[in-house]
RNA sequence: UUACGACAAAGGCAAACCCUGAGUGAUCAGGGGACGCAAAGUAAAAGGGUCUUUACCUGACACAAGAAAGACAGCCUUACUACCGAA
Numbered sequence: 001u002u003a004c005g006a007c008a009a010a011g012g013c014a015a016a017c018c019c020u021g022a023g024u025g026a027u028c029a030g031g032g033g034a035c036g037c038a039a040a041g042u043a044a045a046a047g048g049g050u051c052u053u054u055a056c057c058u059g060a061c062a063c064a065a066g067a068a069a070g071a072c073a074g075c076c077u078u079a080c081u082a083c084c085g086a087a
Stems, first nucleotide, its partner, number of pairs: 004085002012037002017032006035074001041080003046077003049072006056066001058064002
C1' cells in the first nucleotide's frame, strides 16, 4: 500500500413512525426518533431491478401490456473516495 473486518478505539449515518413544507404521485427537504449499517459516503449522462404518473397507443370495459417522463444509492452489480489496524 492492497485485500480484509475485531465483544478494539475515536467517531459517523439514521429505518419505521410523528410534525411542518414541496410534489398529481412514487418520493424529497427540515425537526423529532432509532430499526439497523464497515461505506446506510458520492454517482440514476455505468448497468439491471422495483415503484409512480400519463396526453398517446393496443386489447370491448375494468384492468393490463407498450411508449414516454419521473422516483428509489437503506434493492443488487459496478465505478470513485474514505476512519481504525486485531486476526

The RNA shown here (c-di-GMP-I riboswitch aptamer) has 87 nucleotides and comes from a Planctomycetota bacterium. Model confidence (mean pLDDT): 85 of 100. The sequence was found by an Rfam model in a public genome assembly. Rfam family: c-di-GMP-I riboswitch aptamer. Its family is annotated with cyclic-di-GMP binding in the Gene Ontology.